[in-house]
Context: one part of a larger RNA
Molecule: large-subunit ribosomal RNA, domain VI
Organism: Candidatus Dojkabacteria bacterium
RNA sequence: CGUUGUAUAUUUGAAGGAGUUGGCUCCUAGUACGAAAGGAUCGGAGCGAGGUCAACCUCUGGUGUACCAGCUGUUUUGCCAAAAGCAUUGCUGGGUAGCUAUGUUACUAAGGGAUAAACACUGAAAGCAUAUAAGUGUGAAGCCCGUCCUAAGAUAAGAUAUACUUGUGUAGCAAUACACGUGAGAUCCGUGGUAGACUACCACGUUGAUAGGCUCCAGGUGUAAGCACAGCAAUGUGUUGAGCCGAGGAGUACUAAUAGAU
Repeated sequence: CGUUGUAUAUUUGAAGGAGUUGGCUCCUAGUACGAAAGGAUCGGAGCGAGGUCAACCUCUGGUGUACCAGCUGUUUUGCCAAAAGCAUUGCUGGGUAGCUAUGUUACUAAGGGAUAAACACUGAAAGCAUAUAAGUGUGAAGCCCGUCCUAAGAUAAGAUAUACUUGUGUAGCAAUACACGUGAGAUCCGUGGUAGACUACCACGUUGAUAGGCUCCAGGUGUAAGCACAGCAAUGUGUUGAGCCGAGGAGUACUAAUAGAU
């Protein structure tokens, strides 16, 4: 831009793509077969492996340089104590959210149709025979469906539900054509994220919980500082499951989403 007003939600499916792998154990059955040794087809039950640019983070782990603690050297805050900076994130031990696999879950079906090789039925040419000449059937991981994904720019541009909106002038008998404007609505702008390179998408903009702050909770770390007591002291004990805390959950208009433009 088109689909011929718009918003929200749900869809049909032309077409395209993905997937569609392999094994073992048990039963049938030590049966058929075979002198024995050995040892099935068919059918049924179960278990893994591999695969999917599969999904997810409850569990098991990893990461987690804006979280917590311990420790060393040094500089600084006048000193003690307590802290801060630097030293690969200074080193070490843990670790929320998120992201992840080696973790978890699902699928890797059944079935239908037309067939290949192959196997057949009826059956003449050719009184027989013959699956073939007319006619009919069975038959594969393959083909078409079935499963999953994208999908109406499928320009033949589809369908359904609900809500909102749809003016004036000129020409014309009318259909319609032309010109101008508005409305519903949209965009810009702002707060953001489950989205994201930018865009786009999604949520929200005071009739408001969109983000930050604050409060509470979850969760992490592991018992802060100060003071008191015990000890000559190092240190220990009590206050104390304390203090601190990034991304998580809930609440709360304190701050910013004002005002406006197209």